[in-house]
Context: one part of a larger RNA
Molecule: small-subunit ribosomal RNA, 3' minor domain
Organism: Dehalococcoidia bacterium
RNA sequence: CACCGCCCGUCAACUCAGGGGAGUCGGCAGCACCCAAAGUCCGCCCUUAGGGCGGCCUAAGGUGAGGCCGGCGACCAGGAGUAAGUCGUAACAAGGUAGCCGUAGCGGAAGCUGCGGCUGGAUCACCUCCUU
Numbered sequence: 001c002a003c004c005g006c007c008c009g010u011c012a013a014c015u016c017a018g019g020g021g022a023g024u025c026g027g028c029a030g031c032a033c034c035c036a037a038a039g040u041c042c043g044c045c046c047u048u049a050g051g052g053c054g055g056c057c058u059a060a061g062g063u064g065a066g067g068c069c070g071g072c073g074a075c076c077a078g079g080a081g082u083a084a085g086u087c088g089u090a091a092c093a094a095g096g097u098a099g100c101c102g103u104a105g106c107g108g109a110a111g112c113u114g115c116g117g118c119u120g121g122a123u124c125a126c127c128u129c130c131u132u
Stems, first nucleotide, its partner, number of pairs: 003095001005092001008088002011085001013082004019076002023072006031064004039057001041055006098119009
């Protein structure tokens, strides 16, 4: 740069992060059950060392229902941002219907209307009070 100002929302474009999401893939720690090696211990047997059988515990493995965390995910609704896109013009002056708050309904969008409230409303007139 000062009304040829400022400025709001929808829509369109691009970018980013997050949320929801049928699911899908993976990680972590545990739980219940099944099975159970080696081995200690216990019991029995054969017994020289030792060996055999059984039992408890148990690594690994398996089954199941969940927990936590993460990757991907059609699609959905918003958010943030980006010199010169679209539609209107809501707010800022009495912003051209004063504005705002709450609430309800309605509308492409800003919004509009109803009801209640506030002055952080301009203008004109009057009243009361204060100061000079």